[in-house]
C1' cells in the first nucleotide's frame, strides 16, 4: 500500500504530568483550544487476536498476562440514492480499528 471479513447510539482523569498552537481525516456547517486544546507520558475503558479459566456447541460466560485499540460532541453532523416531505428512517460511499490474505 490493496483485498476479504466485522464492528462503529455502550465505556473510559470537570484539579495527574511535559508542552506551547492550532485541532475535530476530507467537503459545507458545527464546535473544541491560553481557565491551555491537538500531541505525548502516566492513568483509564474496552475485549478483536494470542493466552489461560469456568463450561459443553451457543461461535457461551469469565481474566485482562501479551499483541493491537481506545479515551469532547453517535464516525460531532453531513456528501451519494431512496421513502418522505422540512422533521426523519433505511441503504451505500468515505473513513477508523481488528483479523487474514497479497
Nucleotide at each position: 500500500u490493496u483485498c476479504u471479513u466485522a464492528u462503529c447510539c455502550a465505556g473510559a482523569g470537570c484539579a495527574g504530568g511535559u508542552g506551547g498552537a492550532g485541532g475535530g481525516a476530507c467537503u459545507g456547517g458545527c464546535c473544541c483550544g491560553a481557565u491551555g486544546a491537538u500531541a505525548c507520558c502516566c492513568g483509564g475503558c474496552a475485549a478483536c487476536c494470542g493466552a489461560u479459566g469456568c463450561a459443553a456447541c451457543a461461535g457461551g460466560c469469565g481474566u485482562a498476562c501479551g499483541g493491537u485499540g481506545c479515551u469532547a460532541a453517535u464516525u460531532c453532523c453531513u456528501g451519494c440514492a431512496a421513502u418522505g416531505u422540512u422533521g426523519a428512517u433505511u441503504g451505500c460511499a468515505a473513513g477508523a480499528u481488528a483479523a487474514g490474505a497479497g

Predicted 3D model of a 102-nucleotide RNA (SAM riboswitch aptamer (S box leader)) from Evansella caseinilytica. The model forms 97% of the base pairs in the Rfam consensus. The coordinates come from a structure-prediction model, not an experiment, and the mean pLDDT is 81.